[in-house]
RNA sequence: GCUCCGGGUGGCCCUAUCGCGGCUGCCAAAGUGCAGAUGAGGAAAGUCCGGACAACGCAGAGCGCCACGCCACCUAACGGGUGGGCUCCGGCAUAGCCGGGGACAGAUAGUGCCACAGAAAGCUAUACCGCCCCCUCAGGGGGGUAAGGGUGAAAACGUGCGGUAAGAGCGCACGCCCGGGCCUGGCAACAGGUUUGGGGGGUAAACCUCGUGGGUUGAAAUGCCAUGUACAUCCUGGCCGGGCAAGCCCGGCUGAGUUGCUCGCUCAGUUCGCUCCGGCGGCGCCGGGAGGGGUAGGCAGAUAGAUCCACUCUGUGAAGGGUGGGCUAGAUAAAUGAUAGGGGCUGCCGGUUGGUCCGGCAGCACAGAAUCCGGCUUAUAAGCCCGGAGCGGUU
RNA sequence: GGGCAUUUAGCUCAGUUGGUUUAGAGCGCUGCCUUGACAGGGCAGAGGUCACAGGUUCGAAUCCUGUAAUGCCCA
Numbered sequence: 001g002c003u004c005c006g007g008g009u010g011g012c013c014c015u016a017u018c019g020c021g022g023c024u025g026c027c028a029a030a031g032u033g034c035a036g037a038u039g040a041g042g043a044a045a046g047u048c049c050g051g052a053c054a055a056c057g058c059a060g061a062g063c064g065c066c067a068c069g070c071c072a073c074c075u076a077a078c079g080g081g082u083g084g085g086c087u088c089c090g091g092c093a094u095a096g097c098c099g100g101g102g103a104c105a106g107a108u109a110g111u112g113c114c115a116c117a118g119a120a121a122g123c124u125a126u127a128c129c130g131c132c133c134c135c136u137c138a139g140g141g142g143g144g145u146a147a148g149g150g151u152g153a154a155a156a157c158g159u160g161c162g163g164u165a166a167g168a169g170c171g172c173a174c175g176c177c178c179g180g181g182c183c184u185g186g187c188a189a190c191a192g193g194u195u196u197g198g199g200g201g202g203u204a205a206a207c208c209u210c211g212u213g214g215g216u217u218g219a220a221a222u223g224c225c226a227u228g229u230a231c232a233u234c235c236u237g238g239c240c241g242g243g244c245a246a247g248c249c250c251g252g253c254u255g256a257g258u259u260g261c262u263c264g265c266u267c268a269g270u271u272c273g274c275u276c277c278g279g280c281g282g283c284g285c286c287g288g289g290a291g292g293g294g295u296a297g298g299c300a301g302a303u304a305g306a307u308c309c310a311c312u313c314u315g316u317g318a319a320g321g322g323u324g325g326g327c328u329a330g331a332u333a334a335a336u337g338a339u340a341g342g343g344g345c346u347g348c349c350g351g352u353u354g355g356u357c358c359g360g361c362a363g364c365a366c367a368g369a370a371u372c373c374g375g376c377u378u379a380u381a382a383g384c385c386c387g388g389a390g391c392g393g394u395u
Numbered sequence: 396g397g398g399c400a401u402u403u404a405g406c407u408c409a410g411u412u413g414g415u416u417u418a419g420a421g422c423g424c425u426g427c428c429u430u431g432a433c434a435g436g437g438c439a440g441a442g443g444u445c446a447c448a449g450g451u452u453c454g455a456a457u458c459c460u461g462u463a464a465u466g467c468c469c470a
Base pairs, nucleotide, nucleotide: 001391002390003389004388005387006386007385008384009383012343013342014341015340016339017338018337020039021038023036024035025034026033041366045377046376048375049374050373051372052371053218054217055216056215060263061262062261063260065214066213067212068211069210070084071083072082073081074080085104086102087101088100089099090098091097092096105209106208110207111206112203113202114201128149129148130145131144132143133142134141135140157175158174159173160172161171162170176200177199178197179196180195181194182193183192184191185190222300223299224298225297233290234289235288236287237286238285239252240251241250242249243248253269254268255267256266257265272281273280274279307326308325309324310323311322312321313320314319344364345363346362347361348360349359350358351357396469397468398467399466400465401464402463405422406421407420408419414453424440425439426438427437428436429435446462447461448460449459450458
């Protein structure tokens, strides 16, 4: 210098004409009118988290279910962010520093699993080779041993000494890890030291344990208006006892209502006819369910808010406070576009040996609001910044 | 707008709570035999990035996370 990869930033501009959405004003009213200003994003996306807001009676208990899991802080909240601790990987000039990753509570509560190979994959245990002891007809047999070989992804904590027939945490010393106490530093996680006790494989993105949090459903929530239809059909519930001032209270039962279940809580339990007094029946009334019929339009929710921009203060930072200024889409099957001209950037070709300059052609992403907000994740052309890899050249 | 499920051979599906090896079945496909020829039958065979990417684990179709595609439900 070129190419590629990863992360961040960035997200073409101006003018004219025509067109679209809602808004404001005007034409006495009306609208297929006129005029004016205004009209997509960093992700509007995926719908993965968290909230606002709304309904269920603001909302209670237990079980179940789901999510999260080092510490502190930020925040309305979070599984997000910031800073720190520990740990893993890579690099280097290696008491450490730099860059990147970590679903990072518990394997000493318990259970399960660890294929093949291997003696054994953790209770005891059934020894292939080797080692040691005993017996022997010298072929071998009996016993001990998991220290060595070997197997495996992983081998009974590592080293040394003692011990023993040979060995083994069998014993001891030191070291590693775990729990408790104390001291020092730190808000804490944790680090360093000391003491004591006990243990030694892995796996919790296996069941599980501990701690924390979550009531459920989501703008098709929800409230109102208008239009329209079937007071029709089928199934089902509408009970009992006590007190008694006579329409209230208490207890049970049934049904319904809010969440997967249970409990609790709340609401309701009417009337007529027949009767052999056991019940039976009903175009009545109240409640629940099924199926059918009808409407499918409008308003609110719904766009001024955990809001945006600039400056400043505090803090390492995420953020928070203060001052000043601004209003910045609101559609409902869904508007935000098209054409022409000019400019900008990139690539190719030509005019030039090269630079500069000129002309021609091509290209300028990902994608598009739908109640709103804070995050995360994913997509993304040039140009610019940072890091890494490869190739080539010069010194 | 909100929610749920699925993805394995050309097609339709299995795969028992992770395990050896080469992931199987039916239909279909290819070759051979049988027939004068076809159908049918018999024998043999091919065909798979388990949708994609990353992670946990000694080991992943299976467990976890993300992405993509398809299907279904809800006034």